[in-house]
Context: one part of a larger RNA
RNA sequence: UGACGGGGGCCCGCACAAGCGGUGGAGCAUGUGGUUCAAUUCGACGCAACGCGCAGAACCUUACCGGGGUUAAAUCCGCCAGAACUUUCCAGAGAUGGAGGGGUGCCCUUCGGGGAAACCGAACACAGGUGCUGCAUGGCUGUCGUCAGCUCGUGUCGUGAGAUGUUGGGUUAAGUCCCGCAACGAGCGCAACCUCUUUCGUUAGUUGCCAGCAUUCAGUUGGGCACUCUAACGAGACUGCCGACGUUAAGUCGGAGGAAGGUGGAGAUGACGUCAAGUCCUCAUGGCCCUUAUGCCUCGGGCUACACACGUGCUACAAUGGUCGGUACAAAGGGCAGCGAAACCGCGAGGUGGAGCCAAUCUCAAAAAACCGGCCUCAGUUCGGAUUGCAGUCUGCAACUCGACUGCAUGAAGCUGGAAUCGCUAGUAAUCGCAGAUCAGCACGCUGCGGUGAAUACGUUCCCGGGCCUUGUACA
Repeated sequence: UGACGGGGGCCCGCACAAGCGGUGGAGCAUGUGGUUCAAUUCGACGCAACGCGCAGAACCUUACCGGGGUUAAAUCCGCCAGAACUUUCCAGAGAUGGAGGGGUGCCCUUCGGGGAAACCGAACACAGGUGCUGCAUGGCUGUCGUCAGCUCGUGUCGUGAGAUGUUGGGUUAAGUCCCGCAACGAGCGCAACCUCUUUCGUUAGUUGCCAGCAUUCAGUUGGGCACUCUAACGAGACUGCCGACGUUAAGUCGGAGGAAGGUGGAGAUGACGUCAAGUCCUCAUGGCCCUUAUGCCUCGGGCUACACACGUGCUACAAUGGUCGGUACAAAGGGCAGCGAAACCGCGAGGUGGAGCCAAUCUCAAAAAACCGGCCUCAGUUCGGAUUGCAGUCUGCAACUCGACUGCAUGAAGCUGGAAUCGCUAGUAAUCGCAGAUCAGCACGCUGCGGUGAAUACGUUCCCGGGCCUUGUACA
């Protein structure tokens, strides 16, 4: 100087407390361990591994296993010629092997040919490797932590390591600001500048909108651009104003006005560093290793196994509910090898159909919870839907291993979950649906979007993590 303390002081954080909803019990989905297996590819392991890499394993992917096969691709050099390219047949599971047909372009030309490009064959130097090392590395990322810290120049003090500044008194979300001070300044962080959202104005008025007039089944049409909305430019919030407190300060509390008030709400943004944290399987790369194989191609299988254990979720155990009928109200997105309307067929998944749309125009598209009415009346039930049988639909060369969905039948566990444990402070939790990426198909996952919409916070003694000062130390 740090680090540590079941030392002290001060202060924060859904850290506790106060509340609300869960997990832990059940069934299923998914990841992991373990076990099994020819293989169940590899990585990730407290927080910070375990719905993680994987924004989607039937083949492919695919790296694993079994069988079969191969020395292939790129660059350079030289050789040959029938350009390239396209097509048919045979063998084979395919990769591959074999046999034919069509076909002659570009530049130069002395018409012999030469050149470029591309292809075939052989040789050489090489290629190739998701093989090892993340403890050789770059890059990227997680974490402490959006915590308020981390440093430097000059000066001063100290023999020196170092200190000071950065400590102190206030204040703040903040090393934020004020005052004081052997310090005076500065840098990286904080804040602001950026984006979205909340109010208003101006400009603009189609594909959007409809107050008044006319019209229609319908903003459908005439008409209009006031309103909504859209999207560009502006305004607006700054403790600016008033009062109290405070050191006449920084600021705090209350008030006015205001759509919004003291960082208005959210996002992006992550200092010096820590964990030899993660990644050689994104990529790049040193070293090592393989080179008729640890490379490459292909068929089939596996990654989907199953006495069990754990994590993360979904659905429930019901009446604030279930079911049937009727009837409303979103936002944000996607669409041309695409979205696909009306109409018709089917109980349904879906099929036929093909209008319109490169989309404020057409379409996916039905929002759901909610509301109105009928039935159920506390039961393992009209709760719950696992499991299983049969019959189907769709995608796709192909749904046996191993897809999703539909109909009929079946109708398991489960009556609110031990010890323990998680999230959340407001348009939040809880609850309800919608969309998108990936994608032929496959979503209870993920990323977004809106609808309905709470309770509680006395307080900081305690648990956990963190910041500043101080103290002890046999630690560095």